[in-house]
Context: one part of a larger RNA
């Protein structure tokens, strides 16, 4: 340091937790959401009518509740990982007279009449299943014709400013909109074509951004040009015909490694090493391709193909993609709970209540790191005891301890008990912090070292054996270098190793 291993561990904030296999996943869960856009099965509750064996059962009508379906927005965001990528992929500054934006603001304009359909439902069939095909029926803000167009989008004529397709003014002429819902009838939310605006993205260009010449020449859609297709838009983006270009020792082309930044880690500082968490861009979603819808995707939880690989099968065929949260399994020196809540932040839907959120706040677990607090405090012998050393006289251990006074943080127990929340109601966390009250030194010290370097000595084992060891070296009988014990140094809930940066 995201660390890991050995030895130990009391409490608490605050933070971090698959660095390896972008190896394979059981399970649940992780994007709905709108009945104020439509039909409707069914089911509750009223009102009422018929039948009724009094138990109910149908029939209209009004209200509410819901699976399933149409339809609108949403799903492109948020989250996840770093595979691949040496690039306009990112930093930084510019350019678009080459774009285009749903929702949101702003300002002005319109919302007139028509029809036809597909789910649904019925009913018939295939299929094991996932599903699928005939028929019949049916609404909408679903689709389609018509009308109208200020403005708009295009020709044509024209005249004026400009930096290429830009801005603006005339006159003609083509195109091409709309949907309704709720009310308290005052209105409110849409709807449909237009200008601006915010915010968001496309695109282009200057400049920067690793290691190799034991890679030196590379390149044929290559440079360029006309003309065209495509696109929201510029270009060989593509495509035809012309031209022989175009890069390259300032490093071209190949090859290796690599997401990039802001920061971060060290250093006096220039530097050097990094990019975990958390913020921005980029990139990918089992491998390769593809495109579809849509304002935006070539789209994690969407769709089709092709391939590994799992599962299911009546063998005819289907299903399935944790690099979302947890969780299992490999692989590993090594990384957690299949919790809880939407209270708060945000987000998506709706007029609103509200639904729905593994985002997110929040508990758990790991001394993984920071940071704080404990683990007692005063007295107390020329100094018990026991240990060790000894010149046997004594030194140490050492006020340590006993013992005596006194405190209670931590702990326990008990009472009470939040903020976080907005006019109000709504708190997961949490009976949690907190506060009061009792209780009793009570629950709590290890780790390393002690030849030099480098702070810290003795004794005993052992005898170049055992063993130590970062370098220099130690150990072959007196070892402050091994092992132990007594003692001492050094940090402490931690202390040592061991990888790695500087």
């Nucleotide at each position: 340091u995201g660390a890991a291993c050995g030895c130990u561990g009391g409490c608490g904030g605050c933070g971090c937790g698959c660095c390896u296999a972008a190896u394979g996943c059981a399970u649940g869960c992780a994007a709905g959401u709108c009945g104020a856009g439509c039909g409707u099965g069914u089911c509750c509750c009223g009102a009422u009518g018929g039948c009724u064996u009094c138990g109910g059962u149908u029939g209209u009508c009004g209200g509410g509740a819901a699976a399933a379906g149409c339809g609108g927005c949403a799903a492109a965001c948020g989250g996840u990982u770093g595979a691949g990528u040496a690039a306009c992929a990112c930093g930084u500054g510019a350019g678009u007279a080459a774009c285009c934006u749903g929702c949101c603001c702003u300002c002005g304009g319109g919302u007139g009449g028509g029809g036809u359909a597909c789910a649904g439902c019925c009913c018939c069939g295939a299929g094991a299943a996932a599903u699928c095909g005939a028929g019949g029926u049916u609404a909408a803000u679903c689709c389609c014709g018509c009308a109208u167009a200020a403005g708009a989008u295009c020709c044509u004529u024209u005249g004026g400013c400009c930096u290429u397709g830009g801005c603006g003014g005339a006159a003609g002429g083509a195109u091409g909109a709309a949907a309704g819902c709720c009310c308290u009838c005052g209105g409110g939310c849409g709807c449909c074509g237009g200008a601006g605006g915010a915010g968001g993205g496309g695109c282009u260009c200057g400049c920067g951004u690793c290691c190799u010449a034991u890679c030196a020449g590379g390149u044929a859609g290559u440079u360029g040009g006309u003309a065209g297709g495509g696109u929201a838009a510029u270009g060989g983006c593509c495509u035809a015909c012309c031209a022989a270009g175009c890069c390259g020792a300032u490093g071209a082309c190949g090859g290796g490694u690599a997401g990039c930044u802001g920061g971060u880690c060290u250093g006096a500082g220039a530097g050097g090493a990094u990019g975990g968490c958390c913020a921005g861009c980029c990139a990918g979603g089992g491998g390769g391709g593809g495109a579809c819808u849509g304002a935006g995707a070539c789209a994690c939880g969407g769709c089709c193909c092709c391939c590994a690989c799992u599962c299911c099968u009546a063998c005819g065929g289907g299903a399935g993609g944790c690099a979302g949260c947890a969780g299992c399994a490999g692989g590993g020196a090594a990384u957690u709970u299949u919790g809880g809540g939407c209270a708060a932040u945000g987000g998506g839907c709706g007029a609103a209540a509200g639904c729905c959120u593994g985002a997110c706040c929040c508990a758990g677990c790991g001394a993984c790191g920071u940071c704080g607090c404990g683990u007692g405090g005063g007295g107390g012998a020329a100094g018990a005891a026991g240990g060790c050393c000894u010149u046997c006289g004594g030194g140490u251990u050492g006020u340590a301890a006993a013992c005596c006074c006194c405190u209670u943080u931590u702990c326990c127990a008990a009472g009470g008990g939040a903020a976080g929340a907005g006019c109000a109601a709504g708190g997961a966390c949490g009976g949690u912090a907190c506060c009061u009250u009792g209780g009793g030194a009570a629950u709590a010290a290890g780790c390393c070292c002690c030849g030099a370097c480098c702070a810290a000595c003795u004794a005993c084992g052992u005898g170049c054996c055992a063993g130590c060891a970062g370098c220099c070296g130690c150990g072959g009988u007196a070892a402050u270098a091994c092992g132990u014990a007594g003692g001492g140094g050094g940090c402490a809930a931690g202390c040592g190793u061991u990888a790695c940066c500087c």